This is a predicted complex of two RNAs, RNase P RNA and transfer RNA, with 439 nucleotides together. It holds a member of the Rfam family "Bacterial RNase P class A". The family's RNA type in Rfam is ribozyme.
RNA sequence: GGAGUCGGCCAGACAGUCGCCGCCGGCCGUGCUUUCGAGCGCUGCCGGGGGAGGAAAGUCCGGGCUCCAUAGGGCAGGGUGCCAGGUAACGCCUGGGCGGCGCGAGCCGACGGAAAGUGCAGCAGAGAGCAGACCGCCUACGUCUCCCACAGGAGGCCGGCAAGGGUGAAAGGGUGCGGUAAGAGCGCACCGCGCGCCUGGCAACAGUGCGUGGCAAGGUAAACCCCACCCGGAGCAAGACCAAAUAGGAACCCAAUGGCGUGGCCCGCGUCGGGUUCGGGUAGGUUGCUGGAGAGCCGCGGUGACGCGGCCCCUAGAUGAAUGACUGUCCACGACAGAACCCGGCUUAUCGGCCGACUCCCCCG
RNA sequence: AGGACCAUAGCUCAGUUGGUUAGAGCGCCACGUUGACAUCGUGGAGGUCGGCGGUUCAAAUCCGCCUGGUCCUA
Numbered sequence: 001g002g003a004g005u006c007g008g009c010c011a012g013a014c015a016g017u018c019g020c021c022g023c024c025g026g027c028c029g030u031g032c033u034u035u036c037g038a039g040c041g042c043u044g045c046c047g048g049g050g051g052a053g054g055a056a057a058g059u060c061c062g063g064g065c066u067c068c069a070u071a072g073g074g075c076a077g078g079g080u081g082c083c084a085g086g087u088a089a090c091g092c093c094u095g096g097g098c099g100g101c102g103c104g105a106g107c108c109g110a111c112g113g114a115a116a117g118u119g120c121a122g123c124a125g126a127g128a129g130c131a132g133a134c135c136g137c138c139u140a141c142g143u144c145u146c147c148c149a150c151a152g153g154a155g156g157c158c159g160g161c162a163a164g165g166g167u168g169a170a171a172g173g174g175u176g177c178g179g180u181a182a183g184a185g186c187g188c189a190c191c192g193c194g195c196g197c198c199u200g201g202c203a204a205c206a207g208u209g210c211g212u213g214g215c216a217a218g219g220u221a222a223a224c225c226c227c228a229c230c231c232g233g234a235g236c237a238a239g240a241c242c243a244a245a246u247a248g249g250a251a252c253c254c255a256a257u258g259g260c261g262u263g264g265c266c267c268g269c270g271u272c273g274g275g276u277u278c279g280g281g282u283a284g285g286u287u288g289c290u291g292g293a294g295a296g297c298c299g300c301g302g303u304g305a306c307g308c309g310g311c312c313c314c315u316a317g318a319u320g321a322a323u324g325a326c327u328g329u330c331c332a333c334g335a336c337a338g339a340a341c342c343c344g345g346c347u348u349a350u351c352g353g354c355c356g357a358c359u360c361c362c363c364c365g
Numbered sequence: 366a367g368g369a370c371c372a373u374a375g376c377u378c379a380g381u382u383g384g385u386u387a388g389a390g391c392g393c394c395a396c397g398u399u400g401a402c403a404u405c406g407u408g409g410a411g412g413u414c415g416g417c418g419g420u421u422c423a424a425a426u427c428c429g430c431c432u433g434g435u436c437c438u439a
Base pairs, nucleotide, nucleotide: 001361002360003359004358005357006356007355008354009353010352012330013329014328015327016326017325018324020051021050023048024047025046026045027044029042030041031040032039033038053336057347058346060345061344062343063342064341065235066234067233068232072267073266074265075264077231078230079229080228081227082096083095084094085093086092097111098109099108100107101106112226113225117224118223119220120219134165135164136161137160138159142157143156144155145154146153147152173191174190175189176188177187178186192215193213194212195211196210197209198207199206200205239287240286241285242284249278250277251276252275253274254273258272259271260270261269294313296311297310298309299308300307301306331334366438367437368436369435370434371433372432375391376390377389378388384422393409394408395407396406397405415431416430417429418428419427
């Protein structure tokens, strides 16, 4: 100098003017209450301070919160899936194992079980699930024909084989030597694999370790299933409080081994009438609401995720729903995109720029 | 805001224990029939199965993530 990997941060900047939405303070006016000190509210004006994100998104997971029983027992259903840890919890994160990719820094992995069972595998192919012989190889054994003086040779039948070819996504260990009529774990050596033990490790797992088995046990579980663990349902339009309106109307049906709350079902628990149709009627407001599993810095423990302690900070809360417009200057010319109960994650979208650590290549000293 | 579902030919729909070739009706094109048209008959074309990845030998079908649309809840 070039190429790259990982982690973190920013998301046009500054100034001025006019607006929008909450909050706080003051003043004028006014309503209600009053223990006569004051308190609460409304309108207007003035002043102060605050006002979208890393994803606010998708709603894919997990939790808080609220109601139903305090969320209880069982069936069904769903989810997760190497091991250990972190956490309020998770399908997230951290560390490790194994497998794959990369020269490397590093990255990726739905990664339990197919020697419990059931199912599936079209087409091709001889044979596709305790498989099989199309081409091929063989003539040792049995038998037939021919050639032949014998030895022997050629061909057929009955057969043997699975080394080679061929089909397929997949054809039941690999290489070599021996062996054989030809062959074959048929035998042996090495490699691979399974099982048991030993050693290391909390474990997953690993090993120039020891023994053993000639190899059986192919694929598919994002097919049913098995194993282990987890999950009650609904969602702030949850729920709570205040208030208005009329009539608590009519008809029919069902019913205490019942109805409803309750959601797939049963039990249990709570509650006591319930369902359908017709007719009539209204007006909403307040709260839940944002200070929290919170952010920053320092110290300690831990490889780390994270935890503990101290100091310090307050950072939107609307309900037709605010955060905008204009002007000036500057630059690298500005992407994706807008809170609606809250939080932890994942995923998806995203112009550019900065910082730190590390890897590989080239050059110079 | 919260929740439930759908996407297959130009239109309306079939198609799921994953299996060769994705079908039907209407529509479209050509030919025949007719003097001509309609009807009718025969034949034919037309599909990234919304998109991108993954599992599998094999995906419209199973799984994940997006895109577009529909419905419900005061």